[in-house]
Molecule: c-di-GMP-I riboswitch aptamer
Organism: Anaerolineales bacterium
Order: sequence, then C1' cells, then structure tokens
RNA sequence: AGAUCAAAAGGGCAAACUCAUCGCGAGGUGAGGACGCAAAGUCAUGGGUCUGUACAUGAGACAGACCGCCAGACUGCUGAG
Repeated sequence: AGAUCAAAAGGGCAAACUCAUCGCGAGGUGAGGACGCAAAGUCAUGGGUCUGUACAUGAGACAGACCGCCAGACUGCUGAG
C1' cells in the first nucleotide's frame, strides 16, 4: 500500500412528518426535523416496485419515477483487531 472487518476518534448523510415549490402522476427540489445508515456517495446496468399512455379479460408494449428495494459497477474518511 492492499484485503477483511467495524472497536475508537473526527465527522458525514437524513426516514416519516410539516411548510413552500415543480410535475398529469409516481415523485423531485429547498427549509425545518431525525427513523435510521460504514458508503443512506455516484451510476437506472440487471431484477423489482410504482406512475402515465388506459379502458377494457389476460399476457404485454412504450415513456417515466424510486440507488434509504435487492444485486452490480466506480469512488471515498479513519484504523483498534
């Protein structure tokens, strides 16, 4: 240096909810607020869930949303064992 792991320290992020705002919508953004998180940093790549076209039986198609649903890829602070 790296791997595994997550003690300690410095810290970091921010669920639900509220207000404002954008969107047909799922949802996004800002402020407040903390449920939690060792990647709760980034990426829609695979799966999954949700929304619209949509109205029908079913199987589906297209366009979108969710990385704090799971997996994957890339990157990152610290260093007891």